A computed fold for a 553-nucleotide part of an RNA from Agrilactobacillus fermenti, annotated as large-subunit ribosomal RNA, domain I. It matches the Rfam family "Bacterial large subunit ribosomal RNA". The coordinates come from a structure-prediction model, not an experiment, and the mean pLDDT is 84. Lineage of the source: Bacteria > Bacilli > Lactobacillales > Lactobacillaceae > Agrilactobacillus.
[in-house]
Context: one part of a larger RNA
RNA sequence: GGCGCACGGUGAAUGCCUUGGCACUAGGAGCCGAUGAAGGACGGGACUAACACCGAUAUGCUUCGGGGAGCUGUAAGUAAGCUUUGAUCCGGAGAUUUCCGAAUGGGGGAACCUGACUAUCCUGAUCGAUAGUUGGCCGUCAGUGAAUUCAUAGCUGGCGGCAGGCAGACGCGAUGAACUGAAACAUCUCAGUAGUUGCAGGAAGAGAAAGAAAACUCGAUUCCCUGAGUAGCGGCGAGCGAAAGGGGAAGAGCCCAAACCAGGAUGCUUGCAUCCUGGGGUUGUAGGACUGAACAUUGGAGUUACCAAGCGGCGGCUUAGCCGAAUGACCUGGGAAGGUCAGCCAGAGCGGGUGAGAGCCCCUUAGGCCAAAGGCCGCUGCCUCCGUUCAGGAUCCUGAGUACGGCCAGACACGUGAAAUCUGGUCGGAAUCUGGGAGGACCAUCUCCCAAGGCUAAAUACUCCCUAGUGACCGAUAGUGAACCAGUACCGUGAGGGAAAGGUGAAAAGCACCCCGGAAGGGGAGUGAAAUAGUUCCUGAAACCGUGUGCCU
Numbered sequence: 001g002g003c004g005c006a007c008g009g010u011g012a013a014u015g016c017c018u019u020g021g022c023a024c025u026a027g028g029a030g031c032c033g034a035u036g037a038a039g040g041a042c043g044g045g046a047c048u049a050a051c052a053c054c055g056a057u058a059u060g061c062u063u064c065g066g067g068g069a070g071c072u073g074u075a076a077g078u079a080a081g082c083u084u085u086g087a088u089c090c091g092g093a094g095a096u097u098u099c100c101g102a103a104u105g106g107g108g109g110a111a112c113c114u115g116a117c118u119a120u121c122c123u124g125a126u127c128g129a130u131a132g133u134u135g136g137c138c139g140u141c142a143g144u145g146a147a148u149u150c151a152u153a154g155c156u157g158g159c160g161g162c163a164g165g166c167a168g169a170c171g172c173g174a175u176g177a178a179c180u181g182a183a184a185c186a187u188c189u190c191a192g193u194a195g196u197u198g199c200a201g202g203a204a205g206a207g208a209a210a211g212a213a214a215a216c217u218c219g220a221u222u223c224c225c226u227g228a229g230u231a232g233c234g235g236c237g238a239g240c241g242a243a244a245g246g247g248g249a250a251g252a253g254c255c256c257a258a259a260c261c262a263g264g265a266u267g268c269u270u271g272c273a274u275c276c277u278g279g280g281g282u283u284g285u286a287g288g289a290c291u292g293a294a295c296a297u298u299g300g301a302g303u304u305a306c307c308a309a310g311c312g313g314c315g316g317c318u319u320a321g322c323c324g325a326a327u328g329a330c331c332u333g334g335g336a337a338g339g340u341c342a343g344c345c346a347g348a349g350c351g352g353g354u355g356a357g358a359g360c361c362c363c364u365u366a367g368g369c370c371a372a373a374g375g376c377c378g379c380u381g382c383c384u385c386c387g388u389u390c391a392g393g394a395u396c397c398u399g400a401g402u403a404c405g406g407c408c409a410g411a412c413a414c415g416u417g418a419a420a421u422c423u424g425g426u427c428g429g430a431a432u433c434u435g436g437g438a439g440g441a442c443c444a445u446c447u448c449c450c451a452a453g454g455c456u457a458a459a460u461a462c463u464c465c466c467u468a469g470u471g472a473c474c475g476a477u478a479g480u481g482a483a484c485c486a487g488u489a490c491c492g493u494g495a496g497g498g499a500a501a502g503g504u505g506a507a508a509a510g511c512a513c514c515c516c517g518g519a520a521g522g523g524g525a526g527u528g529a530a531a532u533a534g535u536u537c538c539u540g541a542a543a544c545c546g547u548g549u550g551c552c553u
Base pairs, nucleotide, nucleotide: 001552002551003550004549005548006547007546008545009544015538016503017502020474021473022471023470024469025468026467027466028465029463030462031165032164039100040099041098042055043054044053046078047077050074051073052059061094062093063092064091065090066089070082071081072080105114106113107112115134116133117132118131119130120129121128136162137161138160139159140158141157142156143155144154170201171199172198173197174196175195181188185235211218212217222249223248224247225246226245232240233239253455254454255453256399260279261278262277263276264275265274266273267272268271284433286398287397288396289395290392291391292390293389294388295387299386300385301384302383310382311381312380313379314378315377316376317375318374319373321369322368323367327342328341329340330339331338343360344359345349351363352362353361404428405427406426407425408424409423410422411421414440435450436449437448438447439446490497491496510537513524514523515522516521
């Protein structure tokens, strides 16, 4: 030096575990903000660096409920206290809530600097202190008021509103790519996607036929299944791709404008025009106004549209809680829940804990019970709101720079096509119920419908969040980036990037005391079932490094 064997060191794999994640289900909730949010800064404890909690009333204050013996958070320790006159703790409602932040008196390099006015306090007087007000824009009401007579602009004040945040989700609109595919590429595709942006709501959007259709038809919208990868569109390439109908979920319908009537105002050419308020009225088998007639206070509806302000009672749910059955002995062991024997409960043998596998030890569980106060929902009473029908057919009304047409675009599954339909730009530009639109060019017949005003729940989409639960999901290089004081440490001027890091033991019983040593550390002793469980401490593989020993050289 090599090869073995034994025992170690280092190292952290593996096994086991789980406080954390992931994916869902059911129910709830779906907003907060000038009454100052979200998010922070700085403070508050006897000792206090951090986290958590709170705000100069600062580890807390008041009150109403629950609860019932300990309590002064994580978090040990000492000190000082509180508590059956009910503390700590849990829940409802309040109070307080520094400074920054939309930040809003002005300024500003956020958490700082510095004014004015009113009231109060202090001072001999300044100074100082406390409380409040003092920003912009929009709407509305009033006062005041220029050039310029009236007036208007402007100015001032009262009242109401807006702003900012977020859930990196879902919605509606505006704007809007490219890689890619077409085996290249330009129409096309990707795709109206991603991105940017405005505005919301708990959902949004759509929505009560100028519809769909073609039969003796249906009857707002939305969503799902089907129709159907069909009909179609398409350098007829790549690809794109319906609708009716059928079956389901849900189900709800309404209000204006106008004609006409009444009142008021303005303008004046003095009998008209315009405007406002109230009544009236809202449709296609045309309806309404108008004229005439009849019946009526029955009936219907209701705070989500229609259609408007509420009050009370009862019930349910929710925001704390409460009751809740039944086991002992022996054996092994450090420890019994294990084994043996003998029992018991079960509307409860889900789950968790307890010194090893516990229905009967503890918390729970099945099943029951409960709310002073707040919230939600339902029912009901009061209350509130609402006239209906017939006939007549003379007159009036029924949404105009609209419909529609030319040209140009866009959307429709539909790329200009035979291209209807819808929307926009531009230029033209109707009719008025004997009216108008549509039925995929267009015309006729026929059928269906009534545009140019508006509102509308449910079925549908999503999940920052709360409660309960589930998993042929993960188990610390996994699962969230984050099981641990993580969006931390650290990196970057910045936008931004972004970790590593879990496990003593049943219980700290965390090694008193002695010895060596300056200490670290070690040897005894002691604790413990175990200390090769001694604080990065369960298990403790391998690489790597040793000690002892055997054999070979």